[in-house]
RNA sequence: AACGCUGGCGGCAGGCCUAACACAUGUUAGUCGAGCGAGAAAGCACUUCGGUGUGAGUAGAGCGGCGGACGGGUGAGUAACGCGUAGGAAUUUGCCCAGUAGUGGGGGACAACAUGUGGAAACGCAUGCUAAUACCGCAUACGCCCUAUGGGGGAAAGCAGGGGAUCUUCGGACCUUGCGCUAUUGGAGAAGCCUGCGUCGGAUUAGAUAGUUGGUGGGGUAAAGGCCCACCAAGGCGACGAUCCGUAGCUGGUCUGAGAGGAUGAUCAGCCACACUGGGACUGAGACACGGCCCAGACUCCUACGGGAGGCAGCAGUGGGGAAUAUUGGACAAUGGGCGAAAGCCUGAUCCAGCAAUGCCGCGUGUGUGAAGAAGGCCUUAGGGUUGUAAAGCACUUUCAGUGGGGAGGAAAUACCUGGAGUUAAUAUCUUUAGGAGCUGACGUUACCCACAGAAGAAGCACUGGCUAACUCUGUGCCAGCAGCCGCGGUAAUACAGAGAGUGCGAGCGUUAAUCGGAAUUACUGGGCGUAAAGCGCGCGUAGGUGGAUAUUUAAGUCGGAUGUGAAAGCCCUAGGCUCAACCUGGGAACUGCAUUCGAUACUGGAUAUCUAGAGUAUGGUAGAGGGAAGUGGAAUUUCCGGUGUAGCGGUGAAAUGCGUAGAUAUCGGAAGGAACAUCAGUGGCGAAGGCGACUUCCUGGCCCAAUACUGACACUGAGGCACGAAAGCGUGGGGAGCAAACAGGAUUAGAUACCCUGGUAGUCCACGCCGUCAACGAUGAGAACUAGCUGUUGGGAAGCUUGACUUCUUAGUAGCGAAGCUAACGCGUUAAGUUCUCCGCCUGGGGAGUACGGUCGCAAGAUUAAAACUCAAAGGAAUUGACGGGGGCCCGCACAAGCGGUGGAGCAUGUGGUUUAAUUCGAUGCAACGCGAAAAACCUUACCUACCCUUGACAUCCUCAGAACUUGUUAGAGAUAACUUGGUGCCUUCGGGAACUGAGUGACAGGUGCUGCAUGGCUGUCGUCAGCUCGUGUCGUGAGAUGUUAGGUUAAGUCCUGUAACGAGCGCAACCCUUGCCCUUAGUUGCCAGCGGGUCGGCCGGGAACUCUAAGGGGACUGCCGGUGAUAAACCGGAGGAAGGUGGGGACGACGUCAAGUCAUCAUGGCCCUUACGAGUAGGGCUACACACGUGCUACAAUGGGCAGUACAAAGGGUCGCAAAGCCGCGAGGUGGAGCUAAUCCCAGAAAGCUGCUCUUAGUCCGGAUUGGAGUCUGCAACUCGACUCCAUGAAGUUGGAAUCGCUAGUAAUCGCGAAUCAGAAUGUCGCGGUGAAUACGUUCCCGGGCCUUGUACACACCGCCCGUCAUACCAUGGGAGUGAGUUGUACCAGAAGCGGGUAGGAUAACCUUAGGGAG
Repeated sequence: AACGCUGGCGGCAGGCCUAACACAUGUUAGUCGAGCGAGAAAGCACUUCGGUGUGAGUAGAGCGGCGGACGGGUGAGUAACGCGUAGGAAUUUGCCCAGUAGUGGGGGACAACAUGUGGAAACGCAUGCUAAUACCGCAUACGCCCUAUGGGGGAAAGCAGGGGAUCUUCGGACCUUGCGCUAUUGGAGAAGCCUGCGUCGGAUUAGAUAGUUGGUGGGGUAAAGGCCCACCAAGGCGACGAUCCGUAGCUGGUCUGAGAGGAUGAUCAGCCACACUGGGACUGAGACACGGCCCAGACUCCUACGGGAGGCAGCAGUGGGGAAUAUUGGACAAUGGGCGAAAGCCUGAUCCAGCAAUGCCGCGUGUGUGAAGAAGGCCUUAGGGUUGUAAAGCACUUUCAGUGGGGAGGAAAUACCUGGAGUUAAUAUCUUUAGGAGCUGACGUUACCCACAGAAGAAGCACUGGCUAACUCUGUGCCAGCAGCCGCGGUAAUACAGAGAGUGCGAGCGUUAAUCGGAAUUACUGGGCGUAAAGCGCGCGUAGGUGGAUAUUUAAGUCGGAUGUGAAAGCCCUAGGCUCAACCUGGGAACUGCAUUCGAUACUGGAUAUCUAGAGUAUGGUAGAGGGAAGUGGAAUUUCCGGUGUAGCGGUGAAAUGCGUAGAUAUCGGAAGGAACAUCAGUGGCGAAGGCGACUUCCUGGCCCAAUACUGACACUGAGGCACGAAAGCGUGGGGAGCAAACAGGAUUAGAUACCCUGGUAGUCCACGCCGUCAACGAUGAGAACUAGCUGUUGGGAAGCUUGACUUCUUAGUAGCGAAGCUAACGCGUUAAGUUCUCCGCCUGGGGAGUACGGUCGCAAGAUUAAAACUCAAAGGAAUUGACGGGGGCCCGCACAAGCGGUGGAGCAUGUGGUUUAAUUCGAUGCAACGCGAAAAACCUUACCUACCCUUGACAUCCUCAGAACUUGUUAGAGAUAACUUGGUGCCUUCGGGAACUGAGUGACAGGUGCUGCAUGGCUGUCGUCAGCUCGUGUCGUGAGAUGUUAGGUUAAGUCCUGUAACGAGCGCAACCCUUGCCCUUAGUUGCCAGCGGGUCGGCCGGGAACUCUAAGGGGACUGCCGGUGAUAAACCGGAGGAAGGUGGGGACGACGUCAAGUCAUCAUGGCCCUUACGAGUAGGGCUACACACGUGCUACAAUGGGCAGUACAAAGGGUCGCAAAGCCGCGAGGUGGAGCUAAUCCCAGAAAGCUGCUCUUAGUCCGGAUUGGAGUCUGCAACUCGACUCCAUGAAGUUGGAAUCGCUAGUAAUCGCGAAUCAGAAUGUCGCGGUGAAUACGUUCCCGGGCCUUGUACACACCGCCCGUCAUACCAUGGGAGUGAGUUGUACCAGAAGCGGGUAGGAUAACCUUAGGGAG
């Protein structure tokens, strides 16, 4: 600046940044009668009505003069002597100032005017008259100009005022004053020209220039000059950036910044350029002229169609463009300008006013008091808090605005009057000075002051997650929206929207755009280049930059002084004026610059002379895959020939293609040919780098060492430039053994244009010529100096002795470690990435892109130079902690292996999915859901469905009223329920009433297995009974972090030991607890019975307290002992003893944490939702459905078995709403019965497998029992949907189970039965109990899971990660593209207006001359 919302006053300032787009209308430059001639009218007065006077020598026009070249506008063009700054010489200059000298005397015209005439108009034409300060000669001319130094040339104008003499044609002459004029000199101011320096971007613009550069001679100009011309010469410019392209008016200044800088050029001031576009001259002192002329063009207007007129980038104003910028105002009062002698006239310059919060500054919208902390709002844990002394109320004030009144300053003059002085002959005039009186204000209702009334007329905007001051509620629910960056929003949003509250600023507040800052993020001040962007692949070397020591000199750089300049304004300081401030005025400082001049001389530079430390040369040596050429050699591969020999060879993870009976492979001999050079060989050598490896010879470059001699700074770096430059590739010609892109075949694979195999061509090799790149790397440019060391190695030299495979020193390389220092860290560290100096190259977020276009190079491939649009908010480095790896090391686990038994096949049971249904309630879903919640769905449960029904409710508390509670019966109904009916009057009491219960009513509320387990508590699963997870202090690190916890051993174990910049500690491990295994003590009924006695033979009885057992307490096991191993340790191995031995077996016990794991349906709970229903009740149904799929089980498929008969041995439990014996009945389930038992007493209760016999003999069976029919039993209100059991009959599938998969390491698996919880009844499930009772473990390669260390990482919601490419569609940007259109520019050419200069021809012609023809012009 603009936009959005809002808007009280004043002062000051600024106000088309876009279309130099087009413009209606008005206005912006005139003036002079004291240069000249001519000269109205209206009106008024008079009038004889003819006119006269006045208006008036006025208006208007013309000739003439001066001014329209100033002032005002705009920034299109211009990269330039355009501007800025400092200088210069070859110039001009109207008006102005000062000086000098003049201003004499003549002449002829042209307007106006008149007459005639053309045209629509604009505008003319012809003839005639006339004046001048208009025009033209002549005279004079010191000075002036030209010159050949003899000379020559060239002026002028009057006007106004006054006047004494003199003259007069009476107009004047003349004199004088003023103004003017002419010539000239000087000045002032102004203008033209020249020069040094400075003045944007692009090299993807590198060459450009023919009047070009210079000279000579001319022309031209006010003036120098190729400014122009002729001739001559071939120059002048350019990497210190010419030319070309793009952009741009420049400056003082302005904004920003600590400064240096960066950006900018509004207002104000200086300069420039332009005036519709282009060209041109004229006039003039000055223009190539904004409001002049001519021509061309575009546009607009008038027209009688013949022809004319115009130029707001002056002030207003209009249209248009645009996000956007004002009044068709007042006045010449002031300041200034033009003209004039002056009065004055003109002046959109200027001074003022108007419009818009556009900016800056100032003021106000009230002040004090006021707690019932009012009402209302908002929040709330409901108590309160907050808005808030805020309001109301009370008391006061009146700025500003309003009304009325008063009232400065901006005004000083000119002119006029009166004196003085000067001029003059003059008391005129004029000039000047002093005094006097008066006149002049657009603004203006001015500023300012006074009075009046009344708190009266005057507050908004943005923000409130962090940055950034300020927080809550509601709504919304990844929706709507916000957002400058990070990011908010998916139901508890301080981020969205609204509200309340708050914060900030305030007549403004926000937003957008722009500039600088922060950004040391272009680094001059003040950065970098090992890995983040960045050292050219490497050298030689040009320009350039930089450069050793001494002396003298110079004074360019450098330093100091002086002078000039650096306009004013602005900035800064200071003083003053508006009430303050903004603003304005005065003074100072500053303007860091440039020029001139005088000094200084350390340093740099220049000059001269000298030196030897840098550099080089000479002499003598050493080492070396340094380079080039020629020759030679052996091993090996292949091929060919010949011999021997026979069936394979070859190749791979395994194969096949391939070769081979036409004789391969293998082996021996011979030959050919090409390429490469084993061992030596080495963080060894050489080279500038690329690179260089058999041997010999020749040619040749460089380093290094030692000692002297010489040269005397000869040096370093190095833009361009020029050489060299791996591999691949290209061209021509050779060569071709092996290898081997392409290609072919065989395999692998889902595919396999790959990896593997068999072949195989370019190529690899040589010569010559190109290419010019690479992870051309030390990812580290070259040179020089300085700054601790130690160790190894290569070449040379020296010294020493102990003479050696020796030691020490030194020098040039090449490696390892490391101090200081540096570094973001990693790391570097005399071979620096340390400290410094010199020079070069390069970098400036990622992608696009080392790409496009253009240029250069190349045969091509391509190389080199090298962008932008667009897009992202990152990309990147180093290090850290995790996680992961079909990385590594160590270790563990029924993890594999070794075994045993299963599942998967059948039937059935049960759970789930799916489907179905009115409903099949809900949850659980990889391991870690699926015989799970459910330790029991016929009703109930029950949450689901259908139907009926209740509404303060089935349940809780409170209030009011009524009533004991409760209960019998009948009827209706599926029932809930409803109606009627029967019985009943209770308990306490201070006699008021109270407690419990029931009914009715009102509202607070109840109620919800409704939603959210991703809002939560609690509980639980899982990794995992895996050995881990952490902390304090210290230390290390810039930090994240590390250390401890790593290492060596060891363990089931972060178990323990040792070591150790760590030392300790906590949660885990282990132990403590329960149970079981041995012993002891105590106790002895309901349990026990050895010994003694009795006995109906049952521990039955007496008795016993030994044993078993019971249940309380103790003991026991600790690597304690011995041997070995180990490090002497921890520990391990073996042994003894012992009931038990190295955790004895089993259980309980679960670290930090992970899975937003599970559960809102156990419970609790925030929020949301329902409230005659999503609550409550009742009946019936459903959860039990059934093409199907899966999980978990049971029973089997049989002879290690089935059936029948006989017979033996448990443990742990349960039982009074119960377990139930004996006896009897029934084939049986069961019935009957009721003893006993509140349980070591009685009962459930016969354990079964087993053992002993008999039978069955391999079959769908005497296996198997599903299914179905019939008959029953039991529980229960009730077995239809939908229970269990019994008997008779029936007798399905199934003959050991595909891929796959599960459990288990000892009293375990397997197998056998028993019990319990739940429960009226209903287990093949679950939880327990005992009986019988195995096999196997070589071992840790592999699968799965886990632990520790280490390594890589582009992963960190962490490999179920991340991420790449093609393709499809739409859109965006860019390149190419047959072409096409427009613009700019170069060169050549055609046409060519006005104009200027010249020539020629024709015509015309006042001044002067004339010999009167004519000439000059």
This is a predicted structure of a 1417-nucleotide RNA (small-subunit ribosomal RNA) from an uncultured prokaryote. The sequence is in RNAcentral, with records from ENA. Its mean pLDDT, the model's own confidence on a scale to 100, is 85.